[in-house]
Context: one part of a larger RNA
Molecule: small-subunit ribosomal RNA, 5' domain
Organism: metagenome
RNA sequence: GGAUUAACGCUAGCGGCAGGCCUAAUACAUGCAAGUCGAGGGGCAGCAGGGGUAGCAAUACUCGCUGGCGACCGGCGCACGGGUGCGUAACACGUAUGUAACCUUUCCUUAACUGGAGAAUAGCUUUGAGAAAUCAGAAUUAAUACUCCAUAACACUGCGAAGUGGCAUCACUUUGCAAUUAAAGCUCCGGCGGUUAAGGGCGGACAUGCGUCCCAUUAGCUAGUUGGCGAGGUAACGGCUCACCAAGGCUACGAUGGGUAGGGGUUCUAAGAGGAUUUACCCCCACACUGGCACUGAGAUACGGGCCAGACUCCUACGGGAGGCAGCAGUAAGGAAUAUUGGUCAAUGGGCGCAAGCCUGAACCAGCCAUGCCGCGUGCAGGAUGAAGGUCCUACGGAUUGUAAACUGCUUUUGUACGGGAAAAACCCCGGGUUUCUACCUGGGUUGAUGGUACCGUAAGAAUAAGGAUCGGCUAACUCCGUGCCAGCAGCCGCGGUAAUACGGAGGAUCCAAGCGUUAUCC
Numbered sequence: 001g002g003a004u005u006a007a008c009g010c011u012a013g014c015g016g017c018a019g020g021c022c023u024a025a026u027a028c029a030u031g032c033a034a035g036u037c038g039a040g041g042g043g044c045a046g047c048a049g050g051g052g053u054a055g056c057a058a059u060a061c062u063c064g065c066u067g068g069c070g071a072c073c074g075g076c077g078c079a080c081g082g083g084u085g086c087g088u089a090a091c092a093c094g095u096a097u098g099u100a101a102c103c104u105u106u107c108c109u110u111a112a113c114u115g116g117a118g119a120a121u122a123g124c125u126u127u128g129a130g131a132a133a134u135c136a137g138a139a140u141u142a143a144u145a146c147u148c149c150a151u152a153a154c155a156c157u158g159c160g161a162a163g164u165g166g167c168a169u170c171a172c173u174u175u176g177c178a179a180u181u182a183a184a185g186c187u188c189c190g191g192c193g194g195u196u197a198a199g200g201g202c203g204g205a206c207a208u209g210c211g212u213c214c215c216a217u218u219a220g221c222u223a224g225u226u227g228g229c230g231a232g233g234u235a236a237c238g239g240c241u242c243a244c245c246a247a248g249g250c251u252a253c254g255a256u257g258g259g260u261a262g263g264g265g266u267u268c269u270a271a272g273a274g275g276a277u278u279u280a281c282c283c284c285c286a287c288a289c290u291g292g293c294a295c296u297g298a299g300a301u302a303c304g305g306g307c308c309a310g311a312c313u314c315c316u317a318c319g320g321g322a323g324g325c326a327g328c329a330g331u332a333a334g335g336a337a338u339a340u341u342g343g344u345c346a347a348u349g350g351g352c353g354c355a356a357g358c359c360u361g362a363a364c365c366a367g368c369c370a371u372g373c374c375g376c377g378u379g380c381a382g383g384a385u386g387a388a389g390g391u392c393c394u395a396c397g398g399a400u401u402g403u404a405a406a407c408u409g410c411u412u413u414u415g416u417a418c419g420g421g422a423a424a425a426a427c428c429c430c431g432g433g434u435u436u437c438u439a440c441c442u443g444g445g446u447u448g449a450u451g452g453u454a455c456c457g458u459a460a461g462a463a464u465a466a467g468g469a470u471c472g473g474c475u476a477a478c479u480c481c482g483u484g485c486c487a488g489c490a491g492c493c494g495c496g497g498u499a500a501u502a503c504g505g506a507g508g509a510u511c512c513a514a515g516c517g518u519u520a521u522c523c
Base pairs, nucleotide, nucleotide: 001523002522003521004520006519007518008517009516010515013376014375015374016373017372018371019369020368021334026332027331028330030329031328032327035076036075037074040073041072043069044068047067048066049065050063051062052061053060054059083287084286085285093211094210095209096208097207098206099205102204103203107200108199109198110197111196112195113194114193115149116148117147118146125138126137127136128135129134155180157178158177159176160175161174162173163172164171165170185192186191213259214258215257220250221249222248225247226246227245228244230242231241232240262284263283264282265281267276268275269274289310290309291308292307293306312323313322314321315320340366342365343364344363348362349360350359351358352357379410380409381408382407389401390400391399392398393397416459417458418457419456420455424450428445429444430443431442432441433440434439467512468511469510470509471508472493473492474491478507479506480505481504482503488495489494
C1' cells in the first nucleotide's frame, strides 16, 4: 500500500447492488417450516344446499340425496428442498480411470399381458381400563390393502449344444430340455392406471493411480492382523463376517502415535513464483440433544419417523407420561460484535392431483444496520471599498482568512407538494388452426405479494444536506498563546526541565470525504 462476514471513537443527505452470531454443535417460551389425492375405498363428525315427518308458523326431528369432507384404510411424497461444520488427515475431497463385481421409484422408447377366487382389518357401533398419554375386548364392513389359483418368457434357476469376442476370473449371440414366478381397478368414455421384460435417461454404489497440514523432543506398529481354501452376507467385489490352513503385512520415500482441520471451485495479495483463505454463491462430504440399533422403502441406517440407553427440561391424581430450532422468525446466555416473533405463493422451483387446486419460513419481496462496493448531492456564474470581524507581523502601516461573504443573475439533481403510472403474466379458461384433444401456433378473457413502488410530468424555492484525521522527520501541511521533564504525546526515531512548528487551545494549512481515524488479522 491492498484486503476484511470486522469491532470501537467522532460524524452522517440520498439511491442501487450485495452482506449480516467469526463466540456457546450452549439451553430454548411461542407460532409457522410436508403434505396431497373422493377420478383407489368404507363412509359422514363438521359446513352448505335439498328432500321428508309434525306443526298455522317459528321451530323440532329426520334422510349421505347433492356439493364437499374431519378422522380412518390405501397410494405417492416425506431420502428433495432448508440448516450447521461437531466429527473426519480419510478414497473424505480434487483429478483421471475401471466395474468381465453393481442397483436405480418416477420419466422416455419398445414388446407382451391385464382371467378367476378367497380370508381379514381400520373406521363406524358397543363394553371396559386410565389423571393423562393411550390401551384392551366384542360385533360388523370396503378397497388400486392382503392372500390363493390360472396363464407366461426375451426374466430367473439347473443341465446341455454351436459360434463370436476378450483382459485372467469370463462376456455376448443363436438354440434344446426342465423347474419357478405377475397383474387392479377407476372414469366426465376422451383417458388415467396395473404387471412382466428389454433399451435409454437420471441418480447412486464400489475399486484404483496421483495430489492433499504440523510434530522424530512420536521409531517401531499389527492377531481378522497379511494371504489362501470354503461358507455366510450384500445390489455387488472384498476378512465384510465365520470355520480351517499358512505366517505374513506396514515402516526413515516417515509406519504407528500426538496435535490441528470439513475438502474443492474460489477469494485476497504479489510483477510473478509463491503465501494466505474457504464469509457470501456453486459442487462433494459429515452431522441433526449424546451414544447405539434396525424397520419401512427404488432410495435412509432417516433434522421436524421408530426402538433402547444416557444427560437435561416439562406434566402428573406418583401409577405413569411428553420433548429435541445446527429449518424461518424470536428468547436467554456468551461476546468487541451480527437483523423482523413481517408479506405473498404473483413469478421461479418442488410434492400430490386428470385437472381445478392445495401445501411450500424453498423462493420472491419488504423491514433493520454507512457492514462493504458503486453512483449522486450538499449549488453554478459574476462580484474588490480586496468590507467588517478573527489571526499574525518588522505595527499611524501591512499580510492572511479571501471571490470567500454581502450583492446581482441562473439552475432545481436531490428534498417537498400535486398529477400520471409500469414491465415482471406464462400457466389456466373460452374459441379458431395444424390436428389422433397429443403437442404446437393464434385471438379474447382472468390472475401481482412487491406497490400506487420504480419511472414520467408540473410547481415554488439556494432552498433540505460536511465532517474526520493530521501538520518535528519518515509524510503532504506553520505560526501565536498557555504549560514548564509538570500536564501530556508517541507507529519508529523521539518531544516536554521558561521563547515547544512534537503537549493543550487558537488562527491558518494539508489529506480524504458521507465518511474519517484507531484496533485486530492476511499478503